This is a predicted structure of a 77-nucleotide RNA (transfer RNA) from Paraconexibacter algicola. RNAcentral holds the sequence, with entries from ENA.

């Protein structure tokens, strides 16, 4: 250099046959329970879906370039 995979909440991930307000678990905060804590239960908050463009009525999802991480792999002079 080329090829493949991944990038979504603080962390681990789902969603990728384009469709209406983007989800789960853990962590965090509040409350209940408890003598107190833990556990358990209820609730709340947390996201420009890697970046920038494009296609479309509509994009996390499709297309292009780029960025980051991981893996594979060289040829010629």
């Nucleotide at each position: 250099g080329c090829c493949c995979c991944a990038g979504u909440a603080g962390c681990u991930c789902a969603g990728c046959u384009g469709g209406a307000u983007a989800g789960a678990g853990c962590a965090g905060c509040c409350g209940a329970c408890u003598u107190c804590u833990a556990a358990u239960c209820g609730g709340c908050a947390g996201g420009u879906c890697g970046u920038u463009g494009g296609u479309u009525c509509g994009a996390a999802u499709c297309c292009a370039a780029c960025c980051u991480g991981g893996g594979g792999u060289g040829c010629c002079u």

Notes
Its mean pLDDT, the model's own confidence on a scale to 100, is 80.